[in-house]
Context: one part of a larger RNA
RNA sequence: UGACGGGGGCCCGCACAAGCAGCGGAGCGUGUGGUUUAAUUCGAUGUUACACGAAGAACCUUACCAGGGCUUGACAUGCAAGUGGUAGGGAAGCGAAAGCAGACCGACCCUUCGGGGAGCUUGCACAGGUGCUGCAUGGCUGUCGUCAGCUCGUGUCGUGAGAUGUUCGGUUAAGUCCGCUAACGAGCGCAACCCUCGCCGUGUGUUAUAUGUGUCACGCGGGACCGCCGGUCUUAAGCCGGAGGAAGGUGGGGAUGACGUCAAGUCAGCAUGGCCUUUAUGUCCUGGGCUACACACACGCUACAAUGGGCAGUACAGUAGGUAGCGAAAUCGCGAGGUGGAGCCAAUCCUCAAAGCUGUCCUCAGUUCAGAUUGCAGGCUGCAACCCGCCUGCAUGAAGAUGGAGUUGCUAGUAACCGCAGGUCAGCUAUACUGCGGUGAAUACGUUCCCGGGCCUUGUACA
Numbered sequence: 001u002g003a004c005g006g007g008g009g010c011c012c013g014c015a016c017a018a019g020c021a022g023c024g025g026a027g028c029g030u031g032u033g034g035u036u037u038a039a040u041u042c043g044a045u046g047u048u049a050c051a052c053g054a055a056g057a058a059c060c061u062u063a064c065c066a067g068g069g070c071u072u073g074a075c076a077u078g079c080a081a082g083u084g085g086u087a088g089g090g091a092a093g094c095g096a097a098a099g100c101a102g103a104c105c106g107a108c109c110c111u112u113c114g115g116g117g118a119g120c121u122u123g124c125a126c127a128g129g130u131g132c133u134g135c136a137u138g139g140c141u142g143u144c145g146u147c148a149g150c151u152c153g154u155g156u157c158g159u160g161a162g163a164u165g166u167u168c169g170g171u172u173a174a175g176u177c178c179g180c181u182a183a184c185g186a187g188c189g190c191a192a193c194c195c196u197c198g199c200c201g202u203g204u205g206u207u208a209u210a211u212g213u214g215u216c217a218c219g220c221g222g223g224a225c226c227g228c229c230g231g232u233c234u235u236a237a238g239c240c241g242g243a244g245g246a247a248g249g250u251g252g253g254g255a256u257g258a259c260g261u262c263a264a265g266u267c268a269g270c271a272u273g274g275c276c277u278u279u280a281u282g283u284c285c286u287g288g289g290c291u292a293c294a295c296a297c298a299c300g301c302u303a304c305a306a307u308g309g310g311c312a313g314u315a316c317a318g319u320a321g322g323u324a325g326c327g328a329a330a331u332c333g334c335g336a337g338g339u340g341g342a343g344c345c346a347a348u349c350c351u352c353a354a355a356g357c358u359g360u361c362c363u364c365a366g367u368u369c370a371g372a373u374u375g376c377a378g379g380c381u382g383c384a385a386c387c388c389g390c391c392u393g394c395a396u397g398a399a400g401a402u403g404g405a406g407u408u409g410c411u412a413g414u415a416a417c418c419g420c421a422g423g424u425c426a427g428c429u430a431u432a433c434u435g436c437g438g439u440g441a442a443u444a445c446g447u448u449c450c451c452g453g454g455c456c457u458u459g460u461a462c463a
Stems, first nucleotide, its partner, number of pairs: 001463002003460003007457007015447002019410005026302008034293002042053002064288007073126001077125007088105002093100002108117003128277002131275003137271002139266003142262001144260001149188006155164003168179003194254004199222007225248001228242005304403001308362007321350002325344002330339003369400001374395007416439007
C1' cells in the first nucleotide's frame, strides 16, 4: 500500500421488511447429471452451466456408431508428362447407395498450322482434419456492475516503499456539485450529446379517411431549466412546498459497460502458434444414434375448479411477415383439410384477437373439473413419418382437491391475467425465445437482521 475480520461509523440496492403471484407436491414438455448403449457426437458446471451454443436432430444437418466404397482425394494452387473421338452426355450390367464398369453420341478459344489455352488422365509438391492444447494466442463474450470509481502531470511531504490531490463539512442517482483545504490542474468513467414514447406548432398527402379533413403516416422544429414564487440552508451547493404546465426536479424506456478481477468461457463461429494424423483422425454413401430410462436436479406448460366450466349472441388492438410467397370470395367435409383461384412485390390484398359484456345450463362431486395415456378412423408436409413429425374426429378418461423444509420474480401502466405476431423452418417436438398490444392491482412502518456493494477508520502472525 492492499486484502481480510462472526471490528467500528456513514450510505445504497426488490437485499430484508410490507405486499402480490409463483416454484418446491401431480401429469406433461425441455435441458442436465447418472446409468445404459455399437453409438447414445462435442462444448457449457456455484453466483457467472442446466428451454445454454441449438433462430427448428426423420434423411440432410451430423461432428457419433456399424457396414460398404475412394486415395492428389469432396475443395485450392503450382510443376512435369500424357491425351483427339479429348471435355461433356451416357444405354446394358453389379450394387442398399456411394462406387465400379462402359456400348454409343459428341464439343470450345487462339494459331505463324509446328503448336498453345481450357478440360481430362498420370506423377510430384501438397490438399484435408468439428484431431489435441482457451494454461501458447487474436477476436468476441460473461461477471463484479451502469457499481462510482480508476489514474496522471507539476508541486509539496517522506531516507524509502509511498502519501497528498481522491481526505474533511454539507449535498447528490453519481469523485454530482458547493465550501474548506499543500495542493493546483488534467484524463478515462458519471452526466449531456444519440434513438424512442408522451404535449404543441409546422411542411407534405400516396394506398389512410367521415371526401369536410386531421384523430393517421412520414419529416422538421418548439417545450423542462429548480426557469418563477415561498420556506430552509453557510448570502453556497442543494432540499421541501406551491403555481403554471401534456410532462417537475434524471419525465418513462433503450443504446452506451472506466482501470481491472475470475490462467472465467470459446482452438466446435472465425482466425492462429505448436503437436498429432496422411489408403486415414481425410472423404463419399446406406442404415442406426444424438429421441435410450431404475433414478436425481434445473427451467417451464397445464391443472386441481363456481372470481369457474360448457353453449349461444356480441364489442374493442398493436407489433410483424408475404412472389419457389401470403392466399380472399365461393364450394365439399363434423373437423384437420381439399377444390378454387380474385387480389397483393403490399398504409391498397392476405387480415377474423382473447380475456371482456349479455343470456342460459351445471351446484361442490374426482364432477359437465382436469386432461395424461391408449385404441380406431382420417388429414398435411416431405424421395421417405417403423425407430422418430404435426394436426383432426370418435372412444378411453390416469395423477391431481393448492403442495414439507426451503426458495424465485416484481415498486406502476409495473406484477398478475389475456391473446396476437415474428425469426428459425418443406414439415415440426415452440409450452422455448424475441417482440406486440388488451385488462390492470396490492404494498413499502422502516434499515435491527440476511445477501451484495461504495466511502472513511481500526486490528492483523496474510501478500
This is a predicted structure of a 463-nucleotide part of an RNA (small-subunit ribosomal RNA, 3' major domain) from an uncultured Chloroflexia bacterium. Model confidence (mean pLDDT): 80 of 100. The RNAcentral record of the full RNA draws on SILVA. Rfam family: Bacterial small subunit ribosomal RNA.